[in-house]
Annotation:
The prediction has a mean pLDDT of 85. c-di-GMP-I riboswitch aptamer from a soil metagenome, 88 nucleotides, folded computationally.
RNA sequence: AAACGGCAAAGCUGCCUGAAAAGGAGCGACGCAAAGCCAUGGGUCUUAAUGGGUAUUUAUUACUCUAUAUGACAGCCAGGUUACCGAA
Numbered sequence: 001a002a003a004c005g006g007c008a009a010a011g012c013u014g015c016c017u018g019a020a021a022a023g024g025a026g027c028g029a030c031g032c033a034a035a036g037c038c039a040u041g042g043g044u045c046u047u048a049a050u051g052g053g054u055a056u057u058u059a060u061u062a063c064u065c066u067a068u069a070u071g072a073c074a075g076c077c078a079g080g081u082u083a084c085c086g087a088a
Base pairs, nucleotide, nucleotide: 006032007031011027012026013025015024016023017022030075036081037080038079040078041077042076043073044072045071049068050067051066052065053063054062055061
């Protein structure tokens, strides 16, 4: 190089899980040579719970307020780790 193959963005769904972010299933195909796997560092998203604030009916309360992941993203970057084919 070539081949067998693989994955599947956006979007869609009287679907499932979840508080959400997001994930799963089905359709789909923008792309991907690790777009396999691991949240370790940076980054991003979310805020259930918790702390704070505010309100007043003072308590197992409310909030379109605020901070923070212990929740996520491996198709954001780095790192770790495993791996198919492989001609001249």